The prediction has a mean pLDDT of 88.
The part of an RNA shown here (small-subunit ribosomal RNA, central domain) has 349 nucleotides and comes from a metagenome.
The full RNA is in RNAcentral, with records from SILVA.
It matches the Rfam family "Bacterial small subunit ribosomal RNA". Gene Ontology terms of the family: structural constituent of ribosome and ribosome.
Context: one part of a larger RNA
RNA sequence: CUAGGCGUAAAGGGCAAGUAGGCGGAAAUAUAAGUCAGGUGUUAAAGGCGUCGGCUCAACCGGCGUAAGGCAUUUGAUACUGUAUUUCUAGAGUAAGGUAGGGGAAGACGGAAUUCCUGGUGUAGCGGUGGAAUGCGCAGAUAUCAGGAGGAACAUCAGUGGCGAAGGCGGUUUUCUAUGCCAUUACUGACGCUAAAUUGCGAAGGUGUGGGUAUCAAACAGGAUUAGAUUCCCUGGUAGUCCACACAGUAAACGAUAUGCACUAGAUGUUGGGGGAGAGAAUCCUUCAGUGUCGCAGCUAACGCGUUAAGUGCAUCGCCUGGGGAGUACGGUCGCAAGAUUAAAACUC
Numbered sequence: 001c002u003a004g005g006c007g008u009a010a011a012g013g014g015c016a017a018g019u020a021g022g023c024g025g026a027a028a029u030a031u032a033a034g035u036c037a038g039g040u041g042u043u044a045a046a047g048g049c050g051u052c053g054g055c056u057c058a059a060c061c062g063g064c065g066u067a068a069g070g071c072a073u074u075u076g077a078u079a080c081u082g083u084a085u086u087u088c089u090a091g092a093g094u095a096a097g098g099u100a101g102g103g104g105a106a107g108a109c110g111g112a113a114u115u116c117c118u119g120g121u122g123u124a125g126c127g128g129u130g131g132a133a134u135g136c137g138c139a140g141a142u143a144u145c146a147g148g149a150g151g152a153a154c155a156u157c158a159g160u161g162g163c164g165a166a167g168g169c170g171g172u173u174u175u176c177u178a179u180g181c182c183a184u185u186a187c188u189g190a191c192g193c194u195a196a197a198u199u200g201c202g203a204a205g206g207u208g209u210g211g212g213u214a215u216c217a218a219a220c221a222g223g224a225u226u227a228g229a230u231u232c233c234c235u236g237g238u239a240g241u242c243c244a245c246a247c248a249g250u251a252a253a254c255g256a257u258a259u260g261c262a263c264u265a266g267a268u269g270u271u272g273g274g275g276g277a278g279a280g281a282a283u284c285c286u287u288c289a290g291u292g293u294c295g296c297a298g299c300u301a302a303c304g305c306g307u308u309a310a311g312u313g314c315a316u317c318g319c320c321u322g323g324g325g326a327g328u329a330c331g332g333u334c335g336c337a338a339g340a341u342u343a344a345a346a347c348u349c
Stems, first nucleotide, its partner, number of pairs: 003321004007303002012317001014201004021194003025088007033081002035077009048066007091191001092188005097182004103177007110154001115149007125136002162169002206247006216240001220236004258316006266294012298305002322349003331342004
C1' cells in the first nucleotide's frame, strides 16, 4: 500500500470546540481544468505479440506486420466533478411565543445525625466479637435531659425519572449564566458534515501554598486469629477526606458500541411539549423530542442487536494486524515530584 476489521476474540481517541484537509442540497448560464472521443508527433534498435521463413526439430536466428499504455499537441463532446456568476428553500441558522430540568458559578439560610465541651439525673459497668482482648469507666463512664461548639453530608420525595459534550450533577432560597424541546410565522440563503494539528474541559487518588478538620480513614500502633499472620476481625489513629488558588491529565473515563445524515414491521411503559375528540385536570386518538422493555425482517461465530441497530447505505476521523517480551527500554516532549505521553528491538513459544 492493498484487504479485512474494531459490543464480548486485537482494535472507537475520556469528552468537546475547531484550523488545514476530505466530503457536500435544488435550478440556470458560462467555461472546459478533471472526464470522454478523434487526429498528429513521439515513445531508438533489440525485446513482446501475430505471421512467414532459416538451421533435420526445438531452443536460437532472420523478414514483414503490429498493439496496448504513457507524454506532448490539436479538434470536438458537456452528463458528472471543478471554477465563475445569478437564483431558490427542503439542509443549517436567527428572531418573536411557550415550556422543562440535581446544567454551571457565587452568596445566604435550615433541620436530622455523628463527635466534642459544660451542667443536671444516675451507678457500675460500657464497648466490641464467632468468642475475646486491647480500649473507655468510681478522678463518675455507658444511658438520659438541657445548653453550647464545630465540620461534613443533605433521609423521605427518588423513579431502567430529569439535566449535561463527557467527567458528572440531589436540602431550601437569591443573584448571575448556558442549553434543550415544542408550536406558529417571519427572516438569512448552503452559511453544512467530519476533523489531523491545536486549544479547552476532564472522577477518584496524588502534588504545592495557605486555611479547616466533625466523621470516616491509607500509613502506623496495640489487641485478637494463626504453625506463622507484615491480611481478613476489633480498639485507636496521621496524611487524606472539606475550602481557596495552582499543578497533575489518568480510570472497567463502559453502552467495553466514534460523529453526522438518510432509509427499513410493530407492541408496550415512562419523561417534556403540541394538535384533535370529549362537559372534563378523566379517558381516547394523533404528532414531535428524549428514555426503557419485548420483538419482524435483516445482521451476528454465538451471545445477542433489532427506528436509541450490532440492519441497509453515504461522508469523515481514530484505531487493530499471533502470545510473551511491553504499554516496557532508549530518545523526545510535558511535570515540583509521582509520573504522563510518544514508543521499539533482541530473544522466546